[in-house]
Molecule: c-di-AMP riboswitch aptamer (ydaO/yuaA leader)
Organism: Geodermatophilaceae bacterium
RNA sequence: GGGGAGCCACCGCCUAAUUGGCCGGAGAACGCUCUGCUUCGACGGCUGAACCGGGGACCCACCGUUCGUGGGGUGAAUCGGCGCUUGCGUCGUAGGGCUACUCUUCCCGGCCCGAACCCGUCAGCUAACCCGGUAGGCGGUCGACGCGGAAGAA
Numbered sequence: 001g002g003g004g005a006g007c008c009a010c011c012g013c014c015u016a017a018u019u020g021g022c023c024g025g026a027g028a029a030c031g032c033u034c035u036g037c038u039u040c041g042a043c044g045g046c047u048g049a050a051c052c053g054g055g056g057a058c059c060c061a062c063c064g065u066u067c068g069u070g071g072g073g074u075g076a077a078u079c080g081g082c083g084c085u086u087g088c089g090u091c092g093u094a095g096g097g098c099u100a101c102u103c104u105u106c107c108c109g110g111c112c113c114g115a116a117c118c119c120g121u122c123a124g125c126u127a128a129c130c131c132g133g134u135a136g137g138c139g140g141u142c143g144a145c146g147c148g149g150a151a152g153a154a
Base pairs, nucleotide, nucleotide: 009141010140011139012138013137014136018049019048020047021046022045023044024043027040028039029038031037032036050134051133052132053131054130055129060124068121070122071119072118073117074116079092080091081090082089083088084087095113096112097111098110099109102153103152104151105150106149107148108146
């Protein structure tokens, strides 16, 4: 000097998955009048706000279900073609995401996703009302083969 990996901080992305207060609290301090106090504090519990989801009348809608091709929910993730070792692969596709230098939206081009899981015979919509969730998974370090365009706001 270069490359790789891990941890912390910061910044950013998918997502509803953020945040306040109180209590406890491993641990930390180059703090203080030092055997005590103060400050910070991972994590856990409780409780608010905000956001998200489900159930649930009249009216409206649906003609369906009764062991059957059951039905339904979260989610962008649905529907097809081809192949084959019938579980996968591959090519498309409804639909969805990113493309940062204050923020939002639109456009052009580019790059990706197009899964997985849950309820348990049961649920249309649905005011009042009731019940839940706030997990998880990634990337970046001032470089650029997006140091593109337009509008608005601050």